[in-house]
Context: one part of a larger RNA
Parts: sequence; structure tokens; C1' cells
RNA sequence: UUGGGCGUAAAGGGCGCGUAGGCGGCCGAUUAAGUCCCAUGUGAAAUACCCGUUUUCAAGGCGGGGGGGUCAUGGGAAACUGGUUGGCUUGAGGUCAGGAGAGGAAAGCGGAAUUUCCAGUGUAGCGGUGAAAUGCGUAGAGAUUGGGAGGAACACCAGUGGCGAAGGCGGCUUUCUGGACUGAAACUGACGCUGAGGCGCGAAAGCGUGGGGAGCAAACAGGAUUAGAUACCCUGGUAGUCCACGCCGUAAACGAUGGAUGCUAGGUGUAGGGGGUAUCGACUCCCCCUGUGCCGCAGUGAACGCAAUAAGCAUCCCGCCUGGGGAGUACGGCCGCAAGGUUGAAACUC
Repeated sequence: UUGGGCGUAAAGGGCGCGUAGGCGGCCGAUUAAGUCCCAUGUGAAAUACCCGUUUUCAAGGCGGGGGGGUCAUGGGAAACUGGUUGGCUUGAGGUCAGGAGAGGAAAGCGGAAUUUCCAGUGUAGCGGUGAAAUGCGUAGAGAUUGGGAGGAACACCAGUGGCGAAGGCGGCUUUCUGGACUGAAACUGACGCUGAGGCGCGAAAGCGUGGGGAGCAAACAGGAUUAGAUACCCUGGUAGUCCACGCCGUAAACGAUGGAUGCUAGGUGUAGGGGGUAUCGACUCCCCCUGUGCCGCAGUGAACGCAAUAAGCAUCCCGCCUGGGGAGUACGGCCGCAAGGUUGAAACUC
């Protein structure tokens, strides 16, 4: 490399947008590049293959034949692929009318709770644990009442509920803004799918500058436990957690399951929209589309299981795997302020 694979054995890129490229709907016409046919030329000889002959056999020799090409030129075919051209509407887009939503960004507002400060009442404990102690408290703590400050998070609603490409998103209001879905059916007429590079987004932790700092809390200190205890438990506590701007670019970034399209029994929930029956209205029932769960047939699978949200049956495109360790290491390149990231071996060994 081929073959074979990628839910759990090695293997799906963290996610999107998109360049080149690859692939691409229906009906005509045309062309003849691919494709197919014919002819001519050439593909030296030897070798190889087949047949015959020869050395008593054989290897070998000799004679004959056939085959051998992404080959060239000429002629021809037109189904398929490609090119050109005309048309179509089912794919795709778009228009109008709707309802749903923690989708994103900014500003403002709210209550509960913790902490803290001040004041009142009040007196000896509080706190913590398996039990304790460190700690706090007669300089008046803890408890309780009133007032103030400040930061962070938004109980109930809340739901195998919703939204988002993923990361993720949850108090309320306003402004700006993205996407999906349903119904109607004007309009465009294949404008599509995927996507090497590239560009952008990307939890937490971490980094830079400046703010902020209530609670929590790496590090650290003390108290316990213990043979020891650089831990688990307790009392404290700094970075950090929060905000703005800029980096980092990684995760069990998981559904451990790439994207797109078509096809393939059913049953039962749930969310959004639409229609029908019914109707004063509401409820209920049935159907369709879209999403999200559970069960389950065929099929599939090594099994577990998956099963219209496939891991089934097919097509197109990308990424990735090739025994374990060495090693996601070394070296080099690129990126980064750094931490490090990315690309990524070999010797050796089993």
C1' cells in the first nucleotide's frame, strides 16, 4: 500500500463556516473527451507460455505458434460518464402568515440567604466531631431585634422539559440579534452534498494588565487520627473563583457512535406547530409534520446490545486505525508571555 475496519477490542477530527478537489435530480438535442468496436502500424531478438522435434531420459538445444499496450493513426457506435445547449420542479433557496424556546450580546432592576459593621435586649458559653482539640467569647461572644455595606448565586416553577454546531445556556424587564419549526403557496430553477489546506468558535484550570473580593477554597498554618499521616475529619486561610480587555486551545470536548441523502413492522410517553370531529367556550378523541425518550420485529452484532434519533439495507465525501511497551516521549518545524500545545519517530525490548 491492498484487503479489512473505527459504540465497548487499535481507530470519528471538540465543533462550525468554507477554498481547491471528489461526487451529484428529471426530460430532450448535440458533441465524441472517457467508454466500446473495426482496420493499419508498432510493441526487435533472446527470455517466459503452448505445441512439435532432438540429446536413450532430463536440464538444455532447435522449429513453429499464441499471448502481451492507460500505444499511435484512421474509420465507426452513442446506452452510460463528461462537455455544450434548451426545458422542468420533486433537491436547494426564497416570499407571506404564525406560534415555541435557560440560543447570543448589552443595560437596568429584584427578593431570599451567607458574611461583615453600627445600635438595642441579654449572659456564659459558642463552635466543631466518631470522640476531641485548635478556634471564637466577660475587652460581652453565640442567640435575638432594628439599621447599614458588599459580593456572588438565582430556591420553588423544573420536567429521560426547552434552545444551541459544539463548548454550553436557568431570577425579572428593556434594547439589539442568530437559528430551527409549522401552514400557505407567489418566485428562482440543480443554485446541491462533502470538504485536504485555511478561517472562526471552543468547559475547567492556567497566563498578562487593571478592577473586585461575600461565600467557597488549591497552596499554606494549626488541631485531631495514626506505627507514621506531607491524607481522609476539624479550625483558619492565600491565589483562584467574579468583572473588563487580551492570551491559552486542551477534556471521559462522550451518544466513547463524522456529515449528507434514500429505503426498511409495530407499541407507548413527552415538547412545538397545523388539520379534522365537536363546540358558546373549554376538555376529550383522531390524523400530519418537526423534535425528544422508552420498549420492540425484521435485520445486524464476537457478545453486550443497536433497532426509522440504527450499530439495519445502500450511495457520496472527509477524518482516523494497523501488536504491547519505549511514547504522545526525543529531535526538528510551527504556535504560545509562560505553562505548554500541535505535528510526531527510532534504537531497544516482550
Molecule: small-subunit ribosomal RNA, central domain
Organism: uncultured bacterium